[in-house]
Record summary: A computed fold for a 73-nucleotide RNA from a Patescibacteria group bacterium, annotated as transfer RNA. It matches the Rfam family "tRNA". Rfam classes the family as a transfer RNA. The RNAcentral record of the sequence draws on ENA and MGnify.
């Protein structure tokens, strides 16, 4: 230098054919217990890496850039 992959909640990751973003763990609260743990229930937490474009509508499609990783030279 070229090609490819990844970027979504505190962490690990889903997200279907473009239609108002989810799970597990963690955190907080409640129930259960003499108490703790376990178990059960509930809540909080996101402008989906950045900018721009297409569209009535973008996490998803297109362009450019960034970070990380892999391969080739």
């Nucleotide at each position: 230098g070229c090609u490819c992959g990844u970027u979504u909640a505190g962490c690990u990751c889903a997200g279907u054919u473009g239609g108002u973003a989810g799970a597990g763990c963690a955190u907080u609260c409640g129930c259960u217990u003499u108490a703790c743990a376990u178990g059960c229930g509930a809540a909080g937490g996101g402008u989906c890496c950045a900018a721009g474009g297409u569209u009535c509508g973008a996490g998803u499609c297109c362009u450019u850039g960034a970070a990380c990783g892999a391969g080739c030279a």
The same sequence occurs in records of 2 taxa.